A computed fold for a 100-nucleotide RNA from Candidatus Cloacimonetes bacterium 4572_55, annotated as Bacterial small signal recognition particle RNA. It matches the Rfam family "Bacterial small signal recognition particle RNA". The family's RNA type in Rfam is non-coding RNA gene. Model confidence (mean pLDDT): 77 of 100.
């Protein structure tokens, strides 16, 4: 210098990570305009009982928030990651010929 081959290339399938959003679990979360339960008092009734209900207690809603375990989705300068297929500009590794 030359040739093979593969690696950096491009595409498309997947898998696994990160990062975001939601969703799922756990708290907390209504003076009255959610609910049960409604002491006390109030009204109805000759009485038996009734009826409406404030605090209170307990569930939860709108919401905060904590987990980052799970689940969904969405992304790319993600992965000495896998599999096809395309591609030889340049550079890099192995093989091999030749020259000098």
């Nucleotide at each position: 210098c030359g040739c093979c081959a593969g690696a950096u290339c491009u595409u498309g399938c997947g898998c696994g990570a990160c990062g975001u959003a939601a969703c799922a679990u756990u708290a907390c979360g209504a003076a009255c305009c959610a609910g049960g339960u409604c002491a006390g008092g109030a009204c109805c009734g000759g009485g038996a009982g009734g009826u409406a209900g404030c605090a209170g207690c307990c569930u939860u809603a709108a919401g905060u928030a904590a987990c980052c375990c799970g689940u969904u989705a969405c992304g790319g300068g993600u992965g000495c990651c896998g599999c096809a297929a395309g591609g030889c500009a340049a550079u890099c590794u192995g093989g091999u010929g030749g020259g000098a």